Source information: SAM riboswitch aptamer (S box leader) from Niallia taxi, 105 nucleotides, folded computationally. NCBI's taxonomy places the organism under Bacteria, Bacillati, Caryophanales, Bacillaceae, Niallia. The model forms 97% of the base pairs in the Rfam consensus. Its mean pLDDT, the model's own confidence on a scale to 100, is 85.
[in-house]
RNA sequence: UUCUUAUCGAGAGAGGUGGAGGGACUGGCCCUGCGAUACCUCAGCAACAGAUUCUUUUCUAGAAUACUGUGCUAAUUCCAGAAGCUUAAUGCUUGGAGAUAAGAA
Numbered sequence: 001u002u003c004u005u006a007u008c009g010a011g012a013g014a015g016g017u018g019g020a021g022g023g024a025c026u027g028g029c030c031c032u033g034c035g036a037u038a039c040c041u042c043a044g045c046a047a048c049a050g051a052u053u054c055u056u057u058u059c060u061a062g063a064a065u066a067c068u069g070u071g072c073u074a075a076u077u078c079c080a081g082a083a084g085c086u087u088a089a090u091g092c093u094u095g096g097a098g099a100u101a102a103g104a105a
Stems, first nucleotide, its partner, number of pairs: 001105008013042005021031003025081004043073003048069003051065005077097001082094004
């Protein structure tokens, strides 16, 4: 990088460095000198995989812990994008794209 599977309406921020962009892309709409994005430190959230413990129909499933590997801590993945249905505005469903985890090449 590609492929497969699963999940994405919940949850969780302070300080420091630094100084202008950022929210994947496009459009919208937002965030941002009351300091963004990024990086560092500490803290937290979650429970995907591993680990440990418990239960069990006993090798399978469930639960717990949060030790290890990740991930995450503005807004539903911020909303839409393609197709279908629908409305006065609109809304709904599926898909695509994207993100994360695990596995494979």